The RNA shown here (SAM riboswitch aptamer (S box leader)) has 124 nucleotides and comes from a Woeseiaceae bacterium.
The prediction has a mean pLDDT of 81.
The sequence was found by an Rfam model in a public genome assembly.
RNA sequence: AACUCAUCGAGACCGGCAGAGGGAUAGGCCCAAUGAAGCCGGGGCAACCAGCAGAACUAACCAUUCUGAAAAGGUGCCAACUCCUACGGUGAUGUGUCUUUUGACGCACACCGACAGAUGAGAG
Numbered sequence: 001a002a003c004u005c006a007u008c009g010a011g012a013c014c015g016g017c018a019g020a021g022g023g024a025u026a027g028g029c030c031c032a033a034u035g036a037a038g039c040c041g042g043g044g045c046a047a048c049c050a051g052c053a054g055a056a057c058u059a060a061c062c063a064u065u066c067u068g069a070a071a072a073g074g075u076g077c078c079a080a081c082u083c084c085u086a087c088g089g090u091g092a093u094g095u096g097u098c099u100u101u102u103g104a105c106g107c108a109c110a111c112c113g114a115c116a117g118a119u120g121a122g123a124g
Base pairs, nucleotide, nucleotide: 003122004121005120006119007118008117013042014041015040016039017038021031022030023029025086026085027084028083043078044077045076048074049073052068053067054066055065056064082116087113088112089111090110091109093108094107095106096105097104098103
């Protein structure tokens, strides 16, 4: 790298060095010399894991599951919903083209699911 599970509409920025990129990919749309990426220092957010308390289970303990508080431990994060869309579906909606009509197709919008990605935990 690949695999399994959970979560992803909330939240949280200053300084120094540096000097042109960054937002995973593509398209869009943004951020950036009023200073991008990266590195360093400090600050903050959150509550995944560990630890703590309670409950369920148990004869009891362990393990497991659920709930809660906390934030001194291990990670993570601090523009925009994972910035939006990519694939599939739904729609008493809007709109365009075609059609004599029924209707067909496209686009927009809303919603659902998948894919991909990120983070944590596990397994290896």